This is a predicted structure of a 72-nucleotide RNA (transfer RNA) from a Candidatus Parcubacteria bacterium. It matches the Rfam family "tRNA". Gene Ontology term of the family: triplet codon-amino acid adaptor activity.
[in-house]
RNA sequence: GGUCUGGUAGCCAAGCGGUAAGGCAACGGUUUGCAAAACCGUCAUUCACCGGUUCGAAUCCGGUCCAGACCU
Repeated sequence: GGUCUGGUAGCCAAGCGGUAAGGCAACGGUUUGCAAAACCGUCAUUCACCGGUUCGAAUCCGGUCCAGACCU
């Protein structure tokens, strides 16, 4: 330098045009003599960034940045 894959919450991670699942953690509550466990609730209007297409974009297109794999 080229090709490909990925970037979504504090962490892991689904989602493939129509208002972003789940788990862990955190916080609040119930329970308990106090805890732990369990149960209930809360937690992403900037989905790496910029632009474009579209009635509508995390999703499609172009560019940039970052990480990884392969080729040279």

Model confidence (mean pLDDT): 82 of 100.